This is a predicted structure of a 72-nucleotide RNA (transfer RNA) from Vitis vinifera. Lineage of the source: Eukaryota > Viridiplantae > Euphyllophyta > Viteae > Vitis. It matches the Rfam family "tRNA". Rfam classes the family as a transfer RNA. Rfam describes the family as follows. Transfer RNA (tRNA) molecules are approximately 80 nucleotides in length. Their secondary structure includes four short double-helical elements and three loops (D, anti-codon, and T loops). Rfam links the family to the GO term triplet codon-amino acid adaptor activity. The sequence is in RNAcentral, with records from Rfam. The coordinates come from a structure-prediction model, not an experiment, and the mean pLDDT is 81.
């Protein structure tokens, strides 16, 4: 420097262009327990940045960033 792949909550992973972006773990809070630990129910929390396409973009398309991996 070239081709490729991936960028979503603290972690890890879902989402036919169309309803309030979902699950798991973690975090809190309540319940239970003598406690604690497990359980059980709430709460809060995220689309990588910029632009175009479209009524309508996490999702197509283009720059860029930054991470893997491939030749050399």
């Nucleotide at each position: 420097g070239c081709g490729u792949u991936u960028g979503u909550a603290g972690u890890c992973c879902a989402a036919c262009g169309g309803u309030u972006a979902g699950g798991a773990u973690a975090a809190u809070u309540g319940c239970c327990u003598u406690c604690c630990a497990a359980g059980c129910a709430a709460u809060a929390g995220a689309c990588c940045c910029g632009g175009g396409u479209u009524u309508a973009a996490c999702u197509c398309c283009c720059g860029g960033c930054a991470u893997g991996u491939g030749a050399a």